[in-house]
RNA sequence: AACGCAGGCCGGGCGGCCGCCCCUGAACAGGGGGAGGAAAGUCCGAGCUUUCAAGGGCGAGGAUGCCUCGUAACGCGAGGGAGCCCCGUUAAAUGCGGGGUUACGGAAAGCGCCACAGAAAAUACACCGCCUCCGGUCAUCCCGGGGGUAAGGGUGAAAAGGUGGUGUAAGAGACCACCGGACCCGUUGUAAAACGGGUUGCGCGGCAAGCCCCAUCCGAAAGAAAGGCCAAAUAGGGGGAGAGAGGUUGCCCGCCUCGUCUGAUCCCCGGGUAGGCCGCAUGAUUCCGAUGGCGACAUCGGAACCAGAUAGAUGGCCGCCGUCCUGAAAGGGUUAUCUCUUUCGGGAUACAGAACUCGGCUUACAGGCCUGCAUUGAUU
Repeated sequence: AACGCAGGCCGGGCGGCCGCCCCUGAACAGGGGGAGGAAAGUCCGAGCUUUCAAGGGCGAGGAUGCCUCGUAACGCGAGGGAGCCCCGUUAAAUGCGGGGUUACGGAAAGCGCCACAGAAAAUACACCGCCUCCGGUCAUCCCGGGGGUAAGGGUGAAAAGGUGGUGUAAGAGACCACCGGACCCGUUGUAAAACGGGUUGCGCGGCAAGCCCCAUCCGAAAGAAAGGCCAAAUAGGGGGAGAGAGGUUGCCCGCCUCGUCUGAUCCCCGGGUAGGCCGCAUGAUUCCGAUGGCGACAUCGGAACCAGAUAGAUGGCCGCCGUCCUGAAAGGGUUAUCUCUUUCGGGAUACAGAACUCGGCUUACAGGCCUGCAUUGAUU
């Protein structure tokens, strides 16, 4: 430098004009603040609120499932173990190096399922083949029948531990060596587990992301339109006073309307509606530094306050610049159609938008940057 894999980060900048929401302010002045890495899906875990239930046990239901640690908690994260896959190394590797990935407890509790192909998918009814016996036959070939055989072939995703030998009529853990498995012991490790030794011919395929079994954990439901508070006008409700009340020009007379226990009018109380306030922005908060830890993270110190609408503000237009793609011209490097620089032109600049808050996960995303590891090439 190229290429591959994995992880992390950014995700436009400046200026002008016109606007919107919140805070401050007497103010329509002035000043300050105004979306995201996912604000999204609402899939997990919590806070907060209301209602129901509250003690213990059993059952039902749900979730999780290698080990250890982190965390307020988690089904999340970190580190490790084991299995599987890929690349490199190599003659070839099971060894060594690197990367990725995994719902990774239990299949000798029981039930169920295993397409197609195949004789057979678990009690192996032997398809081809191999061996043997009987009959036919001159016959070792062939035909028919009985038996043995899971070593070979074929089918399949999977065929009853594997390879080699002994053995045998042919075969077979029937026996032996190595590998693998199961069990026991020891060492190392917090543990998962690894390594070593011994015993055992091996105790009967796979699927639990089928039911199920085991272990651990879990009060239920609804969510900010939760919920709490204040509270008109009008019309109802309850209580009290009550013979007058209202209109007509301020007053008197007059007149009109309503009323006099079937109660006009006035006062008080209470519920609910419209509307308003709180919830609602100081928090498992953010940034910086130090220390501890492989790490997730923790502790300590310092600094900061960073949207709060309610039909929903956070916007629109213009100019310049940046980034990327592309066309043309000129110049340089090169084996090259590759690549670099300059100038001019065209195009693109994503996904998406708070609505109670926080920790995760998942999904979407123009373009760019950085880090780690592996391989190859060049130079020293």
The RNA shown here (Bacterial RNase P class A) has 380 nucleotides and comes from a Candidatus Zixiibacteriota bacterium. Its Rfam family is "Bacterial RNase P class A". On this family, see Frank and Pace, Annu Rev Biochem 1998: "Ribonuclease P: unity and diversity in a tRNA processing ribozyme". It is recorded under the gene name rnpB. Of the family's consensus pairs, 96% are formed in the model. The prediction has a mean pLDDT of 78.